Molecule: Glycine riboswitch aptamer
Organism: Woeseiaceae bacterium
RNA sequence: AUAGCGUCCGCAGAAGAGACCCCGAAUUGAACGGGGCGCCGAAGGCGCAACUGCCCGGAAACGCUCAGGCAAAAGGACUGUGUUCGCUGA
Numbered sequence: 001a002u003a004g005c006g007u008c009c010g011c012a013g014a015a016g017a018g019a020c021c022c023c024g025a026a027u028u029g030a031a032c033g034g035g036g037c038g039c040c041g042a043a044g045g046c047g048c049a050a051c052u053g054c055c056c057g058g059a060a061a062c063g064c065u066c067a068g069g070c071a072a073a074a075g076g077a078c079u080g081u082g083u084u085c086g087c088u089g090a
Base pairs, nucleotide, nucleotide: 003088004087005086006085009082010081011080012079013078018037020036021035022034023033024032038070039069040068044066045064046063047062051058052057053056
């Protein structure tokens, strides 16, 4: 130097599940507040397994569903790409 790995940010893609019912206030709806039933898993969180390191830990897209979500919007693990920063680096 190239390359690899990781972080922040930008761009693109990105699933699932009731525009559920009742009450409240301004006229309806969504949103907001309260109550109820049914669901989803891919923010986050928790738990364990293969595995892995040492004596008890780490650990998933698996499980749970606390949180979050169930028209659109927003969010969204993850993938690709661009940049900054960091580590390694012949």